[in-house]
Context: one part of a larger RNA
Molecule: small-subunit ribosomal RNA, central domain
Organism: Microcaldota archaeon
Order: sequence, then structure tokens, then C1' cells
RNA sequence: UUGGGUCUAAAGAGUCCGUAGCUGGUCUGUUAAGUCCGCUGUGAAAUCUUGAGGCUUGACCUCAAGGCGUGCAGUGGAUACUGGCAGGCUCGAGAGCGGGGGAGGUUGGGAGUACUCACGGGGUAGUGGUAAAAUACGUUGAUCCUGUGAGGACUACCAGUGGCGAAGGCGCCCAACCAAAACGCGUCUGACAGUGAGGGACGAAGGCUAGGAGAACGAAUCGGAUUAGAUACCCGAGUAGCCCUAGCAGUAAAUUAUGCGGACUGUGGUGUUGCGCCCGCUUCGAGCGGGUGCAGUGCUGUAGCGAAGGUGUUAAGUCCGCCACCUGGGGAGUACGGCCGCAAGGUUGAAACUU
Repeated sequence: UUGGGUCUAAAGAGUCCGUAGCUGGUCUGUUAAGUCCGCUGUGAAAUCUUGAGGCUUGACCUCAAGGCGUGCAGUGGAUACUGGCAGGCUCGAGAGCGGGGGAGGUUGGGAGUACUCACGGGGUAGUGGUAAAAUACGUUGAUCCUGUGAGGACUACCAGUGGCGAAGGCGCCCAACCAAAACGCGUCUGACAGUGAGGGACGAAGGCUAGGAGAACGAAUCGGAUUAGAUACCCGAGUAGCCCUAGCAGUAAAUUAUGCGGACUGUGGUGUUGCGCCCGCUUCGAGCGGGUGCAGUGCUGUAGCGAAGGUGUUAAGUCCGCCACCUGGGGAGUACGGCCGCAAGGUUGAAACUU
């Protein structure tokens, strides 16, 4: 609870697509449902107001008029706005074309250093590790140097508050396929749009199922130290896992702790990325420098806003549309029930009690 809010106090759903719903550019005509005006009927009585009357007065009662009943129905009008119908328009949206940009995705192929292991050669007593050590490895020849081979993972430098993606996320090279955005043209469609309850899809790490692979790293575990103890921090090993294929799961401080879309805001300053235009230089190259338009991404900052920190054309300013969410702390994201899951658990989500 017709209120006020949601960066940090409680509160923006992890993200997108989209159904219903809600909302919707501009012009003309028509209709008259919403809306507005008039009239008619109805809208019980009591109560209320005014006046008159009756009880000795009052309270109380009776009568009349008004009012209330904010409504409903019918009927006659108005037509600005909303809606319906019909027909146009092009600025929103979409399509098309053009040359560029990008770690966007999927699949396949290839490469590279390092690492580990195996084998060969050389070589001898230590190596490794730490604050110091020890466990560990090593005369069955280690560490180290060198040659060959195998294996799995990863992709230094370039690398940039650089880029791309809805988010999660994405970084060696090449190819194929798939997809998105920006810029430019203004050729086409002609409001086709915005949001989105339910619903669907995607969704890091870790986890689960089945099958592979297994170099490095490494929960658990074992050993060595440290310590009063040390189920830790440090050291030596090391299984799941990390990797691949096919599924499940559906959560994160999934954060910009800031939902999506649109419009406006007297000003800005300064970087950077992409595209276009203009000017200058040019060893002419997809080159260099300067200016400018649009789109993105940063810093700073005016007004404004804000409890302040701060934010500030990438708004937390000024407005509009739609959705989600909050309503003291704990109990508790628990219990119960439902739905989902192989499980772990997820989702929806209380109350008593306490303060």
C1' cells in the first nucleotide's frame, strides 16, 4: 500500500528472444465506443437543511419544500483528444547497395617456445628446497651439457582504462561456414514500433553421468617442517579435477552493485577506436599531420541532481512508455508444500518466537 523508492541504506531479474497485455509518429475523411453537454425515467423510508405545526418548553413527533443518493438506463446533441474504420506521408523501424574494421561464434588443418617422459652420447657427487631445514631425488650414475623421439596442455612479445560479443565471455597462424554492429548512399517497404506477465534459448568457475586423454598445475590424501597444538600458512609427493566428445546442472561480488527503449539539456575541455568528408605534406603506400560529422570507449568537469561519497550528453539531470523488485533487524533464503534435477542441489518461499 491511490504513497515513497531500487549505485553505496531494503530493493534492477545473469543475459537475450518473444506470446498475451500495456503503450504508440504524422496528415485527411468518416464513425461517435471512451469523453463532454442537455432532457426524460428511476435512484425506498429514516437521517440532514429551511419553514410551519403538535405535546406547558426542550429533546421528541407531524407536514411541506429542498438536498442527498456522487449512480444506472433511455434519448437528443458536440467532435478537440483517445479508440474503431478507410486512405495517404516519411523523420521511427526494417530492407537494399558500397568500401572498410573487429581475441564475435562453429568446424577442420597447421605452427611455436616451454615442460615432462623415453632412448643415445658426454660427465661425477651431489641435486632440490627453505627464513633455516627436513621429507624427496641420486653411484642401479641424478642435477648439468648435448642429440633423437613421444606426449598432453598452452599460445610470451605484439597488448593498449585497445577491439568484439546480449550476457557469460573471446587472444598463435590459415581456411571454410555462420552471425552482429558502425559509417556512407537516401534506392525500396510504409508505423511494420517500444516493453514484455507467463514461456523459450544462452549462461564463468566448481559439480554430476558415460567414454577417452593425462604433460604441467592441483582440492582430498600422505610425508617433512613450523608450533603449546597446526586437521593451516612453507616444502616434497599426489587422486579427483583442469583437457576432449556427448549429455545434465543453472548458480556467482553473473558488478557499471546503475533494467530496456525514446526525447531534451544554455556549456564544455582532453585522449583513444572504427567509418565518412575537407585541407596540407608525401620517400606515393591501406602513408603522415591537422580540422570536422556520426558511432563506440576513457579521463576531467558546468548547470542540475544527490544524505553525502559522488554523478554529470555513456546521467544518478528533465520527461515519456513498459517490465522486474523493496517496505525494520534476526529467525531465513530456513521450514512445509509445489515444480525441476541422477545427485549435489536449484526455484518459488512463510510463520511462531525474538528484538